[in-house]
RNA sequence: UUCUUAUCAAGAGCUGGCUGAGGGACUGGCCCGAUGAAGCCCGGCAACCUGAUGUACACAGCGGUGUACGUGUCAAGGUGCUAACUCCUGCAGGUAUUUUACCUGAGAGAUAAGAG
Numbered sequence: 001u002u003c004u005u006a007u008c009a010a011g012a013g014c015u016g017g018c019u020g021a022g023g024g025a026c027u028g029g030c031c032c033g034a035u036g037a038a039g040c041c042c043g044g045c046a047a048c049c050u051g052a053u054g055u056a057c058a059c060a061g062c063g064g065u066g067u068a069c070g071u072g073u074c075a076a077g078g079u080g081c082u083a084a085c086u087c088c089u090g091c092a093g094g095u096a097u098u099u100u101a102c103c104u105g106a107g108a109g110a111u112a113a114g115a116g
Base pairs, nucleotide, nucleotide: 001116002115003114004113005112006111007110008109013042016041017040018039022032023031024030026090028088029087043082044081045080048078049077050075051074052073053072054069055068056067057066058065059064086108091105092104093103094102095101096100
């Protein structure tokens, strides 16, 4: 960097430290920011992988595996996340009183796991 699958309406510092102007992927908007952006450290959250473990069912056959149960519960090791629905939007379709609002899907994007 490419492909596949899954998820994206929840959660997490409205008094942490260093630093110092930018940031929210891109377009157009609309926002956040010296009452301090981005970044790093610390703290926190808990979806994916991972570890432990409970109940029920199925498979299997005695070593287990899968599914369901508010991610079942706990941990937080690998990653991730920690303003606003993935902040809205961009393409297609639909509903309503038609330069607007809303709904559905696609696309794009983000993250995880697997594969090349």
Predicted 3D model of a 116-nucleotide RNA (SAM riboswitch aptamer (S box leader)). Model confidence (mean pLDDT): 77 of 100.